[in-house]
Molecule: FMN riboswitch aptamer (RFN element)
Organism: Microbacterium sp. ABRD28
RNA sequence: AACGUGCUCCGGGGUCGGUGAGAAUCCGAACCGGCGGUCAGAGUCCGCGAGCGACGGCGUCGCAUCCGAAAGGGUGUCGCCCGACCUGAUCCGGUGGAAUUCCGGAACCGACGGUGAUGCGAGGGAAGGUCCUCGCGAGUCCGGAUGGGAGAAGCACGUC
Numbered sequence: 001a002a003c004g005u006g007c008u009c010c011g012g013g014g015u016c017g018g019u020g021a022g023a024a025u026c027c028g029a030a031c032c033g034g035c036g037g038u039c040a041g042a043g044u045c046c047g048c049g050a051g052c053g054a055c056g057g058c059g060u061c062g063c064a065u066c067c068g069a070a071a072g073g074g075u076g077u078c079g080c081c082c083g084a085c086c087u088g089a090u091c092c093g094g095u096g097g098a099a100u101u102c103c104g105g106a107a108c109c110g111a112c113g114g115u116g117a118u119g120c121g122a123g124g125g126a127a128g129g130u131c132c133u134c135g136c137g138a139g140u141c142c143g144g145a146u147g148g149g150a151g152a153a154g155c156a157c158g159u160c
Stems, first nucleotide, its partner, number of pairs: 002159007010151001015029004030140002032110002034048004043108002051086001056081004062077006090106005112143003119136006
C1' cells in the first nucleotide's frame, strides 16, 4: 500500500412580480441540480439512491377466526425482510490525442400525498350577461423527513 472486521462522523438545493375577493400552484420573469462511473470536470451518457411496490420468505409455529379427534390446513390481519414492475430531460459549434462532461450558443427535465380560483376540458342552468358542479393543473409552499440513503472521510484492531 492492499484486504478484512468494528466504530465514529458527514451525507439536497432553489422566488419575486402581475392579475384577482382569495394564488409562492395561473401569467411573466428568476432561481436550484444527491451519489458512483466515464483517457477531461455531467441535472440530460451508464448505473445507484429516495418514492410506489407484485410475487415470495420469516415470527414464542405472531394475533383473530373457521374446518378437523389430532396432526395439520384455509381465510383475514400485524410486524420485519426480500424486491419484480413503474421511475424525467440535449443538441449544435469550437479546442484537443481524448469531452453529449470544458468553452460559446440555443434547448429540455424534475417522484409520491396535500393544498388551488382566474387557465384548459366536460356537464348543467340560461334569451344574453353570467352562475354552478366535476376533472386536470406546484422542481422552489406544506407533509412523510430531527427520517432514510447512494456514498465520502477518519480512527482502531487484525491478516498478508